Context: one part of a larger RNA
RNA sequence: UGACGGGGGCCCGCACAAGCGGUGGAGCAUGUGGUUUAAUUCGACGCAACGCGAAGAACCUUACCUGGGCUCGAACGGCUUCGGACCGCCGGUAGAAAUACUGGCUUUCCCGCAAGGGACUGGAGUCGAGGUGCUGCAUGGCUGUCGUCAGCUCGUGUCGUGAGAUGUUGGGUUAAGUCCCGCAACGAGCGCAACCCCUGUCCUGUGUUGCAACCCGCAAGGGGCACUCUCAGGAGACCGCCAGCGAUAAGCUGGAGGAAGGUGGGGAUGACGUCAAGUCCUCAUGGCCUUUAUGCCCCGGGCUACACACGUGCUACAAUGGCUGGUACAAAGGGUCGCAAAACCGCGAGGUGGAGCUAAUCCCAAAAAACCAGUCCCAGUUCGGAUUGCAGUCUGCAACUCGACUGCAUGAAGUUGGAAUCGCUAGUAAUCGCGGAUCAGCAUGCCGCGGUGAAUACGUUCCCGGGCCUUGUACA
Numbered sequence: 001u002g003a004c005g006g007g008g009g010c011c012c013g014c015a016c017a018a019g020c021g022g023u024g025g026a027g028c029a030u031g032u033g034g035u036u037u038a039a040u041u042c043g044a045c046g047c048a049a050c051g052c053g054a055a056g057a058a059c060c061u062u063a064c065c066u067g068g069g070c071u072c073g074a075a076c077g078g079c080u081u082c083g084g085a086c087c088g089c090c091g092g093u094a095g096a097a098a099u100a101c102u103g104g105c106u107u108u109c110c111c112g113c114a115a116g117g118g119a120c121u122g123g124a125g126u127c128g129a130g131g132u133g134c135u136g137c138a139u140g141g142c143u144g145u146c147g148u149c150a151g152c153u154c155g156u157g158u159c160g161u162g163a164g165a166u167g168u169u170g171g172g173u174u175a176a177g178u179c180c181c182g183c184a185a186c187g188a189g190c191g192c193a194a195c196c197c198c199u200g201u202c203c204u205g206u207g208u209u210g211c212a213a214c215c216c217g218c219a220a221g222g223g224g225c226a227c228u229c230u231c232a233g234g235a236g237a238c239c240g241c242c243a244g245c246g247a248u249a250a251g252c253u254g255g256a257g258g259a260a261g262g263u264g265g266g267g268a269u270g271a272c273g274u275c276a277a278g279u280c281c282u283c284a285u286g287g288c289c290u291u292u293a294u295g296c297c298c299c300g301g302g303c304u305a306c307a308c309a310c311g312u313g314c315u316a317c318a319a320u321g322g323c324u325g326g327u328a329c330a331a332a333g334g335g336u337c338g339c340a341a342a343a344c345c346g347c348g349a350g351g352u353g354g355a356g357c358u359a360a361u362c363c364c365a366a367a368a369a370a371c372c373a374g375u376c377c378c379a380g381u382u383c384g385g386a387u388u389g390c391a392g393u394c395u396g397c398a399a400c401u402c403g404a405c406u407g408c409a410u411g412a413a414g415u416u417g418g419a420a421u422c423g424c425u426a427g428u429a430a431u432c433g434c435g436g437a438u439c440a441g442c443a444u445g446c447c448g449c450g451g452u453g454a455a456u457a458c459g460u461u462c463c464c465g466g467g468c469c470u471u472g473u474a475c476a
Stems, first nucleotide, its partner, number of pairs: 001476002003473003007470007015460002019424005026315008034306002042053002064301002067298004076128009088105007108119004130290002133288003139284002141279003144275001146273001151190006157166003170181003196267004201235005207229001210225002214223003238261001241255005317417001321376007333364003338357002343352003383414001388409007430452007
């Protein structure tokens, strides 16, 4: 000087408390451990691994396993040499395919008189290849984390023999090393804040595909841009005004005006560093290993196994509910290898169909909870839907291993969950549906969007994490 203390002081955070809803019990989904297996590819392991890499494993992916094949190689470059239908199109035989053999059609192209050169492609030889093999404790890059916590430093000066100190401590204050005052310090940098985006109010401009108040018209339609909206530009909030408190400061408390009040709300933004944190399987890369194999091609299988254990979720256990019928109200997105309307067929998944749309125009598209009627009458039920049987639909070369969905039948556990533990302070929690990426198909996951819409916070004694000062130390 740090680090640590079941030392002290001050302060903060859904940290506790006050509340609301969960997890832990059940069934299923998904990830992991374990076990099994020819293989169940690999990585990730307290917070900060475990719906994580994976924004989508039937084949492919795929890295794993069985088997069948190749060896200058599946891809690319240089050199030498041989051959020109080798390439292209249509086939045949063997085979699980890779591949091997073979038939037909057109018969190489460019420059050049020629010699020859170049292009394309196949064979042979050679030099480079290839490796999701190892090392993240050799590395770059990227990322997590403490933590959006308020800290981390430097120059000059001064003090100290020196390591170092001071500044950065102190009195107030703040979300903040934020600001004020004081002070052997005076300044400065990276952070904080602000500048950026969305949202909340108003103004101006804009007026189609948007809007629809008003006018004309029976209607079709024509005027219109007021309103909503669109997307450009501005205004607006600064403790600016008033009062009190305060040290006359910084600021704090209350009030006025205002759409909004003290950082208005949300996002992006992550200092010096810590964890030899994570990643050599995104990529790049040193070293090591491999080269008829640890490389490459292919069929099939596996990653989907199942006594069990854990994490994260979904659906429930019902009457604030289930079922049936009717009537409303969104936002944000996506669409031409696409979204697909009307109409018709089917109980339905879906099929036929193809208008319109490169989309403020058309489509996906029905929002659902809600509301209004009716029914059920507290039961393992008209709750719950697992599991299983049969019959189908769709995607795709192909749904056996191993897809999603539909109909009929079946109708399991489950009656609110021990110890323990998690999230959340407002348009939040809870609850309800909608969209998107990935994607042929496959979503209870992820990322977004809106609808309905609470309770509670006395307070900082305690638990956890963190910041500043101080104190002790046999630690560095």
Molecule: small-subunit ribosomal RNA, 3' major domain
Organism: uncultured bacterium